Predicted 3D model of a 1394-nucleotide RNA (small-subunit ribosomal RNA) from an uncultured bacterium.
RNA sequence: AGAGUUUGAUCCUGGCUCAGGAUGAACGCUGGCGGCGUGCUUAACACAUGCAAGUCGAACGAAGAUAUUAAGAAUGAGAGCUUCGGCAGGAAUUUUUCUUAUCUUAGUGGCGGACGGGUGAGUAACGUGUGGGCAACCUGCCCUGCACUGGGGAAUAAUCAUUGGAAACGAUGACUAAUACCGCAUACGGUUCCUGGGAGGCAUCUUCCGGGAAAGAAAGGAUUUAUUCGGUGCAGGAUGGGCCCGCAUCUGAUUAGCUAGUUGGUGAGAUAACAGCCCACCAAGGCGACGAUCAGUAGCCGACCUGAGAGGGUGACCGGCCACAUUGGGACUGAGACACGGCCCAAACUCCUACGGGAGGCAGCAGUGGGGAAUAUUGCACAAUGGGCGAAAGCCUGAUGCAGCAACGCCGCGUGAAGGAAGAAGGGUUUCGGCUCGUAAACUUCUAUCAACAGGGACGAAAGAAAUGACGGUACCUGAAUAAGAAGCCCCAGCUAACUACGUGCCAGCAGCCGCGGUAAUACGUAGGGGGCAAGCGUUAUCCGGAAUUACUGGGUGUAAAGGGAGAGUAGGCGGCAAGGUAAGCGAUAUGUGAAAGCCUUAGGCUUAACCUGAGGAUUGCAUAACGAACUAUCUAGCUAGAGUACAGGAGAGGAAAGCGGAAUUCUUAGUGUAGCGGUGAAAUGCGUAGAUAUUAGGAAGAACACCAGUGGCGAAGGCGGCUUUCUGGACUGAAACUGACGCUGAGGCUCGAAAGCGUGGGGAGCGAACAGGAUUAGAUACCCUGGUAGUCCACGCUGUAAACGAUGAGUGCUAGGUGUCGGGGAGGAAUCCUCGGUGCCAGAGCAAACGCAAUAAGCACUCCACCUGGGGAGUACGACCGCAAGGUUGAAACUCAAAGGAAUUGACGGGGGCCCGCACAAGCGGUGGAGCAUGUGGUUUAAUUCGAUGAUACGCGAGGAACCUUACCCGGGCUCAAACGACGGAUGAAUACUUUUGAAAGGAGGUAGUCCUUCGGGACAUCCGUCGAGGUGCUGCAUGGUUGUCGUCAGCUCGUGCCGUGAGGUGUCGGCUUAAGUGCCAUAACGAGCGCAACCCCCAUCGCCAGUUGCCAACAGGUAAAGCUGGGAACUCUGGCGAGACUGCCGGCGCAAGCUGUGAGGAAGGCGGGGAUGACGUCAAAUCAGCACGGCCCUUACGUCCGGGGCGACACACGUGUUACAAUGGCAGGUACAGAGAGAUGCGACACGGCGACGUGGAGCGGAACUGUCAAAACCUGUCUCAGUUCGGAUCGGAGUCUGCAACCCGACUCCGUGAAGCUGGAUUCGCUAGUAAUCGCGCAUCAGCCAUGGCGCGGUGAAUACGUUCCCGGGCCUUGCACUCACCGCCCGUCA
Repeated sequence: AGAGUUUGAUCCUGGCUCAGGAUGAACGCUGGCGGCGUGCUUAACACAUGCAAGUCGAACGAAGAUAUUAAGAAUGAGAGCUUCGGCAGGAAUUUUUCUUAUCUUAGUGGCGGACGGGUGAGUAACGUGUGGGCAACCUGCCCUGCACUGGGGAAUAAUCAUUGGAAACGAUGACUAAUACCGCAUACGGUUCCUGGGAGGCAUCUUCCGGGAAAGAAAGGAUUUAUUCGGUGCAGGAUGGGCCCGCAUCUGAUUAGCUAGUUGGUGAGAUAACAGCCCACCAAGGCGACGAUCAGUAGCCGACCUGAGAGGGUGACCGGCCACAUUGGGACUGAGACACGGCCCAAACUCCUACGGGAGGCAGCAGUGGGGAAUAUUGCACAAUGGGCGAAAGCCUGAUGCAGCAACGCCGCGUGAAGGAAGAAGGGUUUCGGCUCGUAAACUUCUAUCAACAGGGACGAAAGAAAUGACGGUACCUGAAUAAGAAGCCCCAGCUAACUACGUGCCAGCAGCCGCGGUAAUACGUAGGGGGCAAGCGUUAUCCGGAAUUACUGGGUGUAAAGGGAGAGUAGGCGGCAAGGUAAGCGAUAUGUGAAAGCCUUAGGCUUAACCUGAGGAUUGCAUAACGAACUAUCUAGCUAGAGUACAGGAGAGGAAAGCGGAAUUCUUAGUGUAGCGGUGAAAUGCGUAGAUAUUAGGAAGAACACCAGUGGCGAAGGCGGCUUUCUGGACUGAAACUGACGCUGAGGCUCGAAAGCGUGGGGAGCGAACAGGAUUAGAUACCCUGGUAGUCCACGCUGUAAACGAUGAGUGCUAGGUGUCGGGGAGGAAUCCUCGGUGCCAGAGCAAACGCAAUAAGCACUCCACCUGGGGAGUACGACCGCAAGGUUGAAACUCAAAGGAAUUGACGGGGGCCCGCACAAGCGGUGGAGCAUGUGGUUUAAUUCGAUGAUACGCGAGGAACCUUACCCGGGCUCAAACGACGGAUGAAUACUUUUGAAAGGAGGUAGUCCUUCGGGACAUCCGUCGAGGUGCUGCAUGGUUGUCGUCAGCUCGUGCCGUGAGGUGUCGGCUUAAGUGCCAUAACGAGCGCAACCCCCAUCGCCAGUUGCCAACAGGUAAAGCUGGGAACUCUGGCGAGACUGCCGGCGCAAGCUGUGAGGAAGGCGGGGAUGACGUCAAAUCAGCACGGCCCUUACGUCCGGGGCGACACACGUGUUACAAUGGCAGGUACAGAGAGAUGCGACACGGCGACGUGGAGCGGAACUGUCAAAACCUGUCUCAGUUCGGAUCGGAGUCUGCAACCCGACUCCGUGAAGCUGGAUUCGCUAGUAAUCGCGCAUCAGCCAUGGCGCGGUGAAUACGUUCCCGGGCCUUGCACUCACCGCCCGUCA
């Protein structure tokens, strides 16, 4: 940074899609480790359980516990004395009271609970952000200063007693304390009221110095007795808050009006404080197009994501503000709340209950259910940081610090490293050679990050010693040992890096877009290989980017989407020259602010990074201050170039009203007049003998105004056309008197606005929707015709739209020319020139995608308005407004497509145009279509009727020879390395010849004869077995080669260089003339060239030269029945070689030339002499896999192969191509004449004989200018037939034969005898042919044993007619035009129905 996608191709417009980055993510597959972060986006859904706000005994009384002091009481161990009766004494224990100390705490009291933590429902707001203000305010704890802290009083919880209730919770009586509560005293200062003076300010006011009056404070505790912690008043500070203001802050006008405490005032109240905050009264205001009100959506910001930026999107985590705490309302306490873990009320829900009544609020941390694609532990600790209370110790702290779970994200690391070619095995592929996975593995050597084990072991902990660690025996360090434990996911047609095989066969599937898949899929699935990323990889969702695709930066509107139908004009926007002032915009400077975090730069700390920390920068903004004055703005006084007024002129279908006119049409009256008129492509309906049409005269009515008339005039547009008058708008020219920026544009609103239509009333000749009839047509609700109603006309009113178009908004200025025209003015005698204003054409620069525009811009600039943002849905629906209605204006969405479109290009096409050609038509001749037969095809049939060819360009075609064979088809019988061949290995045997049997044959089963060469290893040959090659007329002609048909022997098809065009492409190749021809000439931004055309090649026509047998015979000679028969000849014909000849060369005419033309000359031939071969680039996916070749697929005891028989020959029928005819231009019989080309040895076969004949028997000659087929036939002559189903015609059938062949039944040809069908010239239609042609006559050849050949290919004989001409049919060529076609009109496409 771009790319794909509209087209046959191109340029443009324009949408869709992709490549990038990001995420609190989710899903699929996979998953080694660590660090740092993050984790209910949905149900502000409901919540079990535990914890999350307490603390102070140094405020207070009291209770309890323990210890202690003292006293009393009870009990009374051991030891002592003893008279043994007891005595004294008294440990320990228990208990009562008192003293003291410590601890615990329900209650009173204080402080805290308004912080911290959660959530984003509400909120479009002074809520938030930013900058200000409060002279309109408050502030507990904290800091500083000043001044105090005196003396009293009355209660009350706790407690005790009684008592209610299930409980929660109380009730009554009695007792008591305080830093609880209440008076009194005092008052530095403060407050309030009255009052004197000074200073300041911003209106209310503020401040300083006074004077007088009134009311109003306090609390004590601890102790080491010296302090300390408190308390009260005032002032200041700090912190935190409250209120007000400027600016900014989403969408909708299909929400345009909203508002009654509403807006303001006065007074009173309330508040910490201002204020309609509340109330009474008064006034009627206030807000709104700069968007009020209403509706929808939404917490806002720092920031985060993206982007080059400007922007766009987001508002998780972290930080600031706000709001909320089940829902709604309310206040209390307090410095602070209208209070998440306070109170009251109401509501819903849940729970308890003895039914009377009570309790609760996880949007705190965990956790549960539910919802959802989806989001974690009912963990540890107060060690650190911070918070509350306390003098402190300390207590509390789900704030916080940590740990757990999750690849959710970012960052880092690893899954080994080096060597290692027999390039192993194996996989994949293959053209079988190889290539590839691949140094990859194995193997050798080395290392140990992570993980695991063992040992050591922190920082975080601060103070003056000690003590104090949840994390944690964690991080980290060291050691030994092992490559052992650690790789997946997506993609591979293009975009987009990466390719093959197999499977599948428009199926299964893929797909982000274009699109892949219908038998050779790099796009589906699998495999191998490859590419990308990597503990992740893909997909989905969302955002930005690319998208200049909403364009501020940075777009457009003639034809692609888009200029309002037009005007005057409101708000608004913009605005001439010059001077002065101000300083709002503007510029520069300074200051404040723009929190921290984040971002950037730089440095540092964790091994690195992510992460964290320090410093700096940026934070483009806002505010304030004093400056500057060019520009904009504003004020003041001016100017005249913009604009306007007055004056003088001429032009005009400008508008309105009234009047007048003639032509025409129709109607009517009367006359003349008679059979038609009218209408059409042709007709008919219609009118007319009741007198039409036509014609003459008179009359009536309505509408429109011929000629003039013009790319002419006027008007803002719509629009305006006979003449006259009246009223009236505007433009233009001239001159330069006046005003002095008065201007331009113009959202809304207002006015005008063709035609059609609507309302009311007139009018109505012609025309004429609807309607009727007649035609046309398959139909014809149309086009054509005959009628005809609304309407068209007038008046008044409505409608408000048009391709209302120049598809081009208005205004101003500037920017080469040329040529018309309209209206003025100037100069000049005129020609003509200059100038202003309109209206056209051409064209330069420039612009434009191109077309084109081009002083009347679509050029260069400025100002203002309107409008556009893919196609369809749709200018539709809904709503609103307008309208009598019809309808109009405004104007969506769902859904759907990947295009829709503009301009230009190449072609094809046109019942478009121009030019030209062709047996294309026309003019002719002969056929086809009717009959019989032959042949091919369709169809049908069949066991099979093998297959292919199917408009022209298949159908006597492949087939130039189907009885078997051919043969590919069917039935039946066989074979499986095989019918043939090759290679290798093994076994056996010569090869080979003959033969028996079975069988339809192929084949099977036998038999006989035979016994090779040799260096003795073996070899050759044959058979058998095994292996490898086979074989297939099976499929695909849409995988192919080759060959062929057709357009078309049509004149075209291209290239190089140059030039033109953004490009496709054009030019050349177009134009004029000419030609059979893109043949040539001229002209020319083209100049040349190639493939085609022509010529070169072959045959025929004339002549010459050479040659002279098998051909020839003029002269000479011989000779026959005849005959070049013989000698001979080389003249002629002929044969076959080589040449000549024809070129518009000559002449006349026309023409620039090319060339055309002529009874022209000459010539055998004259303008390409006739014929052939020769077929450009290409088209038809034309034909052929069955001629051959060949890729792929398929079959392999068969889809191969051999054999016998059958079929390809069927037959109701349909078509094509032929043949024979229908007869007298003929048939038959007899006689008689003249060819050319080609063939021949398994051949042609003379001749002789036999047979009516086909033919048979024998057989000369000839591999051929020699012999043979071979007598050509028509023609000609003679005779006969005499118009008939015949002496025409020969089908069909019967009989008898001949020949080929292994074999003529299916299924051959020929011969003879007999039979003697249809048919008497053929409908619509259609074919061939322009001269030695058509027509007609016979002859030959290929294939071939024979032949179904009437076919095909050749040969000669006889031998015409006609062409005015190019209007029409068909085909073709060139130029041009239109086009929504390009698979190209057999196109495309619309509607209905299924």
Background: Rfam family: Bacterial small subunit ribosomal RNA.